This is a predicted structure of a 107-nucleotide RNA (SAM riboswitch aptamer (S box leader)) from Paraliobacillus salinarum.
Its Rfam family is "SAM riboswitch aptamer (S box leader)". Gene Ontology term of the family: regulation of gene expression. About the family: The SAM riboswitch is found upstream of a number of genes which code for proteins involved in methionine or cysteine biosynthesis in Gram-positive bacteria.
The organism belongs to Paraliobacillus, within Bacteria.
The sequence was found by an Rfam model in a public genome assembly.
RNA sequence: AUCUUAUUAAGAGUGGUGGAGGAAACUGGUCCUACGAUCCCACGGCAACCAUUUGUAUAUACAAAUAAGGUGCUACAUCCAGCAGCUAAUCAGCUGAAAGAUAAGAA
Numbered sequence: 001a002u003c004u005u006a007u008u009a010a011g012a013g014u015g016g017u018g019g020a021g022g023a024a025a026c027u028g029g030u031c032c033u034a035c036g037a038u039c040c041c042a043c044g045g046c047a048a049c050c051a052u053u054u055g056u057a058u059a060u061a062c063a064a065a066u067a068a069g070g071u072g073c074u075a076c077a078u079c080c081a082g083c084a085g086c087u088a089a090u091c092a093g094c095u096g097a098a099a100g101a102u103a104a105g106a107a
Stems, first nucleotide, its partner, number of pairs: 002106007013043004021032003026082004044074003049070002051066006078099001083096005
């Protein structure tokens, strides 16, 4: 890198380094950024996918609790649109798909 399944609700920031772009990629918009962003580091924090415990149950599932461990995340926010359908027929709204992200697993 590929495939499968689940989620894509909510939540949670300070300091340091550094010096120009950043919000995954392309296009259009929108937003953040020299009052120093993005990235990286340290220390915190959030969450509960894996995990642990208990109960029900025999489905190897469901529910509850915990946070020592493996990941992940910590602006709005998977920012919106792009493809399809419906409403509307000016703007737009809703649903789904696709793509992306994360976890667990497979070959």